[in-house]
Annotation: This is a predicted structure of a 474-nucleotide part of an RNA (small-subunit ribosomal RNA, 3' major domain) from an uncultured prokaryote.
Context: one part of a larger RNA
This record gives sequence, structure tokens and C1' cells, in this order.
RNA sequence: UGACGGGGGCCCGCACAAGCGGUGGAGCAUGUGGUUUAAUUCGAUGAUACGCGAGGAACCUUACCUGGGCUUAAAUGUAGAACGACAGAUUGGGAAACCAGUCCUUCUUCGGACGAUCUACAAGGUGCUGCAUGGCCGUCGUCAGCUCGUGCCGUGAGGUGUUGGGUUAAGUCCCGCAACGAGCGCAACCCCUAUCUUUAGUUGCCAGCGAGUAAUGUCGGGGACUCUAAAGAAACUGCCUGUGCAAACAGAGAGGAAGGUGGGGACGACGUCAGGUCAUCACGGCCCUUAUGUCCAGGGCUACACACGUGCUACAAUGGCGGAUACAAAGGGCAGCUACCUGGUGACAGGAUGCUAAUCUCGAAAGUCCGUCCUAGUUCGGAUUGGAGUCUGCAACUCGACUCCAUGAAGCUGGAAUCGCUAGUAAUCGUGUAUCAGCAAUGACACGGUGAAUACGUUCCCGGGCCUUGUACA
Repeated sequence: UGACGGGGGCCCGCACAAGCGGUGGAGCAUGUGGUUUAAUUCGAUGAUACGCGAGGAACCUUACCUGGGCUUAAAUGUAGAACGACAGAUUGGGAAACCAGUCCUUCUUCGGACGAUCUACAAGGUGCUGCAUGGCCGUCGUCAGCUCGUGCCGUGAGGUGUUGGGUUAAGUCCCGCAACGAGCGCAACCCCUAUCUUUAGUUGCCAGCGAGUAAUGUCGGGGACUCUAAAGAAACUGCCUGUGCAAACAGAGAGGAAGGUGGGGACGACGUCAGGUCAUCACGGCCCUUAUGUCCAGGGCUACACACGUGCUACAAUGGCGGAUACAAAGGGCAGCUACCUGGUGACAGGAUGCUAAUCUCGAAAGUCCGUCCUAGUUCGGAUUGGAGUCUGCAACUCGACUCCAUGAAGCUGGAAUCGCUAGUAAUCGUGUAUCAGCAAUGACACGGUGAAUACGUUCCCGGGCCUUGUACA
């Protein structure tokens, strides 16, 4: 100087407390361990692995296994050699890859061009090392810290500044001070959102005027309104009162759409964990080179006594079922989204039209109204299984999703323990997108609808910041 303490002081955080909803019990989905297997490819393992890499494992992917092939190889270049092929069609073998055969087969100014084949040199490796590395990322932590120049103090390591008194979300600001300044962080500058103004009105809107319809902004028209999307305004403790030297704090204050960082996002200091990744990529070293490279068929990654994590659906009446009916936002669409019509109980199929989209299209549920069920393993719950189908795709056996009929398991609120959340949040309800032929999506990432309870307080648990103290630790 640090680190540590079941030392002290001050302070903070959904850290506890106060609340609401879960997990742990059930069934299923998914990941992991283990076991099994020819293989069940590899990585990730307290917090910081386990719906993670994977934002799509039937083939492909695919890296694994079994079996069958190839050896300059899948691609490109240079040089040389011999050549007119290669491709295509077709025959045989074969699971295919591939092997063997037949047919057909360049241009030329004769210099060569073009093409493939062979040879030589450069290949290839998801093989090892993340403890050789770059890059990227997680974490402490959006915590308030981490340092430097000069000066001063100390023999020196080092200290001071950065400590102290206040204050703040903040090393934020004020006051004081052998310090005076500065940098990286904080904040602000950026984006979205909440209010208003101006500009602009098409594909959006329709108040007033007119036309038209069974009905609809449908048409003429209009820019008022909604909205769209560009530019501005607006919030600064600016004003008032009180406390205070000041910074600042308090006030159901005024005004205001918004009040003290308005709400959210992007943004992550010096560094820590030899944290993670050599399987995104790049790269040093090592290793393989008729194989650890490469092509193909089938299988596997989907196994199943069991254990754990993360979820979904429930156990019901604030509910289930049937009928009627209302209101979003954000996105996607041409090998696509499809109105409408017809067939089918349905998944869907057959027609047909609009849209390269503020134009056409995909499109809510909880809610509301009426009826029914009457506390039951039930009209709860939907696992499992049988049968019949639809769709995608070369192909649904291993191993897809969906529909219909039948079946109708466990489960009556879950031990010890444990998680999330402070407001448009939790809870609850649907919607969309990426990936994608299809889909194992209950996942991930977004979007809106409905919409709470509680916080006395900081003694205690966990993590962190500053000062101080002890130490046989570095």
C1' cells in the first nucleotide's frame, strides 16, 4: 500500500421487511447429468453452465457411427506434356457415390485460341492447445470509482490531491484544506415516448357543402379533426414560501401536457475472474496426408431404471361449455399474402380477384349480453392409446405438424427450501416476426388490451461504496 475480520462508524440496492404472483408435488415440452449404445458429434458447469452456442437435427444440416468409393483431390493459379474433348443421350453393375461400355462431339487467318485430361508446385483438416493469441462476449456493475502532470511531505515503499464539514442518483456540487490543475468514468449531447405550433395532404382523414347507394369516404370536394413525417417550442429548482454561509433540501405551492434525472433505450472507466470461445472468423506452435482429407447410402444427434434446471397446461364457479356482439398495436407478403364463391364436421381442397402494399391481404383474445352446468375426479383436467384423414416434401418407419371420431391417466393448490416484481410495473389476455419446404415454438425477440397490492423501517440475511481500526496474510 492492499486484502481479510462472526471489528467500528456512515450510506446504497426488490438485499431484508411490507405485499402480489410463482417454482419445489402432477402430466407434458425442452436443456443438462447419468446410464445405455456401433454412434448416441462437440462445446458451455456456483453466482457468470443447464428453452445456452442451435433465430428451426426426417435427407441435407452433421462435425458422430456402420458400410461402400476417391487420392492434386470440391475451388483457383503458374509451368510442362500429350490430346479433341468435356458436357449430353443411353446400356450394364450398384443403396448411392462411383465403375465399365456405346452413340454424338470445337474454332482457325494454321501462328494459335478454347476446352477438359495428365504431371509438378501451391491443397485440405469442425484434428490438439482459449494456459501461446487477435477479435468478440459474460461478470463485478450503470457500481462511483480509476488515474496523471507539476508542487509539497517521506531515506524509501509511498503519501498528499481523492481526506474533512455538508449535499447528491453520482469523485454531483458547495465550503474548508500544501496543494494547484487535468484525463478516463458520472451527467449532458443521440433515439423512442408524453403536450403544443408550423409546413405538407396521398394510398390516410371526413366537420361543413353537394351527389349517390340496400349499405360503406363510395364519388365531387375539403385541410378543420384524427393520423402520417419533417422542422421547431417546451422543464431550467426558472418563479414563490421556509431552512441554510453556500451547494442544496422541504412544500398535496403557483403555472404547466409534463417537476425536480418526466418515463424508457443506446451508451459499460482502470481493471478482476490464466472467466468463455482455436466449432463464426483470424492466427503462432504441434499433429494427419491412399487419411484425422473428401464423396455417398443408411443409421445416430429424438435411446431411458433414474437425478436436476427452465417452462407450458391444470387441479376449477372471479370457472367450464354453447350462442350473440365490441375495441388494438407492431409487423409480414410475389416460387408470397390472399378477399369472395363452392365442396368438406374439420385440417384443407377446387375456382376466382386484388396487392411489389398508409391503397390489397394476413388478422385479436380476455371483455360485454343471454343460456346451461351445481361442488362431483365432475360438462374440471387433458396425458395416453385405437381408428380415419389433411398438408409440406424425392421421401414422414426410426423421426413432422395439423384435423375428426373414440379413449379419457395423474392431478383437489403442492415438505424442507427457493425465485420474480415498486406502476402502466406485477398479474392476466391475445397478436406479430426471425429462422423456415414443413415443423416438434409451450422457446427467443417484439407488440398492444385489461390492470393491482405494498414499502413502518434498515435490527437482521446477501452484494456493494467511503472513512477508520486490528493482523503472525501478500
Record summary
It matches the Rfam family "Bacterial small subunit ribosomal RNA". Rfam links the family to the GO terms ribosome and structural constituent of ribosome.